[in-house]
C1' cells in the first nucleotide's frame, strides 16, 4: 500500500414586478434557483517530445434534464415507487462546449406551490480533518 475501523466538522438555492379576485410570493404574464458521486472534446496549468495547431500523458476546475446516488412516496417487513431536451454551430469526434429555444422539479399546510409556512435544531448522497490497528 492494502483491508477494517472510531471520533469531530461541514453537507441546497429561489416569487421581484405587473394582472383577476372577498382571498392567491400557489392561477395568468414576465422573473429567480440547481445537492451529491461518476463520466466528459471547452477553457487554464505543466510534462514528454523537432513538434501536441502530433488526435500523447498529468493537474485543478467543469452536466439540474448522460450513468447512478440522495433527500422524498407507498409498505406491519421484505420490498416497491420516484422528474425533464431539442436545434443550430464548431469539430477527426459534442449526451458535456458555444449559440438559441425549450423542459423539470417530494409530501403536508393554504385560493391550485420547485420558490411561502411545517416535518426539520431532523436525515442524508457524500466531503474534509484528526486518529486506531490483528495478520
Nucleotide at each position: 500500500a492494502g483491508u477494517c475501523u472510531g471520533u469531530u466538522u461541514c453537507a441546497g438555492g429561489g416569487c421581484g414586478a405587473g394582472g383577476c379576485g372577498a382571498a392567491a410570493u400557489u392561477c395568468c404574464u414576465c422573473a429567480c434557483c440547481g445537492g451529491c458521486g461518476g463520466u466528459g472534446a471547452a477553457g487554464g496549468g505543466g510534462c514528454u517530445g523537432c513538434g501536441a495547431u502530433a488526435u500523447g500523458c498529468c493537474c485543478a476546475c467543469a452536466a439540474g434534464u448522460c450513468c447512478g446516488c440522495g433527500a422524498g412516496c407507498c409498505g406491519a417487513a421484505a420490498g416497491g415507487c420516484a422528474g425533464a431536451c431539442a436545434g443550430g454551430g464548431u469539430a477527426a469526434a459534442a449526451a458535456u462546449c458555444c449559440c438559441u429555444g425549450a423542459c423539470c422539479g417530494a409530501c403536508g399546510g393554504u385560493a391550485c406551490a420547485g420558490u411561502c409556512c411545517g416535518g426539520a435544531u431532523g436525515a442524508a448522497a457524500g466531503a474534509a480533518a484528526c486518529g486506531a490497528u490483528a495478520g
The RNA shown here (FMN riboswitch aptamer (RFN element)) has 135 nucleotides.